[in-house]
Predicted 3D model of a 346-nucleotide part of an RNA (small-subunit ribosomal RNA, central domain) from Treponema sp. Lineage of the source: Bacteria > Spirochaetota > Spirochaetia > Treponematales > Treponema.
Context: one part of a larger RNA
RNA sequence: UUGGGCGUAAAGGGCAUGUAGGCGGAUAUGCAAGCUUGAUGUGAAAUACUGCAGCUUAACUGCGGAACUGCAUUGAGAACUGCGUAUCUUGAAUUACUGAAGGGUAACCAGAAUUCCACGUGUAGGGGUGAAAUCUGUAGAUAUGUGGAAGAAUACCAAUGGCGAAGGCAGGUUACCGGCAGAUAAUUGACGCUGAGGUGCGAAAGUGCGGGGAGCGAACAGGAUUAGAUACCCUGGUAGUCCGCACCGUAAACGAUGUACACUAGGUGUCCGGCGUUGAAGCUGGGUGCCAAAGCAAACGUGAUAAGUGUACCGCCUGGGGAGUAUGCCCGCAAGGGUGAAACUC
Numbered sequence: 001u002u003g004g005g006c007g008u009a010a011a012g013g014g015c016a017u018g019u020a021g022g023c024g025g026a027u028a029u030g031c032a033a034g035c036u037u038g039a040u041g042u043g044a045a046a047u048a049c050u051g052c053a054g055c056u057u058a059a060c061u062g063c064g065g066a067a068c069u070g071c072a073u074u075g076a077g078a079a080c081u082g083c084g085u086a087u088c089u090u091g092a093a094u095u096a097c098u099g100a101a102g103g104g105u106a107a108c109c110a111g112a113a114u115u116c117c118a119c120g121u122g123u124a125g126g127g128g129u130g131a132a133a134u135c136u137g138u139a140g141a142u143a144u145g146u147g148g149a150a151g152a153a154u155a156c157c158a159a160u161g162g163c164g165a166a167g168g169c170a171g172g173u174u175a176c177c178g179g180c181a182g183a184u185a186a187u188u189g190a191c192g193c194u195g196a197g198g199u200g201c202g203a204a205a206g207u208g209c210g211g212g213g214a215g216c217g218a219a220c221a222g223g224a225u226u227a228g229a230u231a232c233c234c235u236g237g238u239a240g241u242c243c244g245c246a247c248c249g250u251a252a253a254c255g256a257u258g259u260a261c262a263c264u265a266g267g268u269g270u271c272c273g274g275c276g277u278u279g280a281a282g283c284u285g286g287g288u289g290c291c292a293a294a295g296c297a298a299a300c301g302u303g304a305u306a307a308g309u310g311u312a313c314c315g316c317c318u319g320g321g322g323a324g325u326a327u328g329c330c331c332g333c334a335a336g337g338g339u340g341a342a343a344c345u346c
Base pairs, nucleotide, nucleotide: 004317005316006315007300008299012314014201015200016199017198021194022193023192025088026087027086028085029084030083031082033081034080035077036076037075038074039073040072041071042070049065050064051063052062053061054060091191092188093187094186095185096184097182098181099180103177104176105175106174107173108172109171110154114150115149116148117147118146119145120144121143125136126135162169163168206247207246208245209244210243211242215241216240220236221235222234223233258313259312260311261310262309263308266291267290268289269288270287271286272285273284274283275282295302296301319346320345321344328339329338330337331336
């Protein structure tokens, strides 16, 4: 349990696609299911309501009225919803043209840096810290020069900047694939919006199999610190981090703000187009920021990228703890995930 809410108080599903369902543009016309209106029947009586009356009053009782908001049958109406027919172009989409982009997948290539290896030069330290030590070095290190190997990541450009539905995406080139924006025409003619289930995608960590392994680095070992130090600091270092295939399906998956559409003062940056001007301005479409009017808001704030004003549809919330636990079911190799209580207690 409603005429309430969901940025931060409890509450937007991680994101998309789409089934059922819900909702749906303009004009004309028909039908009459919803709808409006009339008639008839019925809606028992008592009770309850109301007016009057009867017992001295009241309770009680009697008479009348209204009501019984309903159902059925039968007429009428056609604004709205619905259904049918015909048409339209504003919503939506398609084609042609132009453009921007770290959008995705695959292959190839590049230069810094790091570590390691070989050789040369060279000699006593190097490294590390708050200070040290573990560690490393006369079996020649650190430093420096030449050559080679490997893996991972791409300085500057770089931005409040770009792209993507979200997760996310950054050296360069090529191939294939996807989305987006703008101007002008043409075409289709409501083909739309949302979306329970379903399906797909989904950071990091983790898992299975096969590779790879430079640096970093859970675990682990040692050195310090300390009263202790299962830490912070240091020296090492395995899984992992990387690649392929297959799982997992969760995050403060955040704008803590669902999607779509319409309307509602301005100012100022920036990115991509168009018109315009050729030194410029200005206008306009789409993104991305900042500030602010009205409004909203408990306040913070928000403010055309709304948390304003409305509409459609979905998801979710209902005191704290117990608890995202138990149980059942489903999924998973496992880790675990999804759904998800109650007793009790304040």
Overview
Its Rfam family is "Bacterial small subunit ribosomal RNA". Rfam links the family to the GO terms ribosome and structural constituent of ribosome. The RNAcentral record of the full RNA draws on ENA and SILVA.